[in-house]
RNA sequence: UUAUCAAGAAAGGUGGAGGGAAUAGACCCUUUGAUACCUUAGCAACCCUUUAACUUUUAAAGAAGGUGCUACAUUCUAUCCCGGUUGAAUUGGGACAGAUAA
Numbered sequence: 001u002u003a004u005c006a007a008g009a010a011a012g013g014u015g016g017a018g019g020g021a022a023u024a025g026a027c028c029c030u031u032u033g034a035u036a037c038c039u040u041a042g043c044a045a046c047c048c049u050u051u052a053a054c055u056u057u058u059a060a061a062g063a064a065g066g067u068g069c070u071a072c073a074u075u076c077u078a079u080c081c082c083g084g085u086u087g088a089a090u091u092g093g094g095a096c097a098g099a100u101a102a
Base pairs, nucleotide, nucleotide: 001102002101003100004099005098010040011039012038013037014036018029019028020027023078024077025076026075041070042069043068046066047065048062049061050060051059052058053057074097080094081093082092
């Protein structure tokens, strides 16, 4: 920089207190052992492989390898802008921030 982010996929071991990125609120997970780390298994299909079109690519199939992921929509809302309103509020779109891949 570009693309995606409401789908999907859990068991065991270590360990022992908070965790769901930051601030605030809400809602949740958690001593029936969370978060984290390790092993195995799985999910997905970004890179990748094969085939067919015929090439700035498209479609279908696949999963050996490189990543990633496996509570909750990126857990939800607010925070900035647009829209809306007399002023607000609800709702909607976007940006910012974040995550992953190339």

Description:
A computed fold for a 102-nucleotide RNA from uncultured Muriicola sp., annotated as SAM riboswitch aptamer (S box leader). Taxonomically the source falls in Muriicola (Bacteria, Flavobacteriia, Flavobacteriales, Flavobacteriaceae). Model confidence (mean pLDDT): 79 of 100.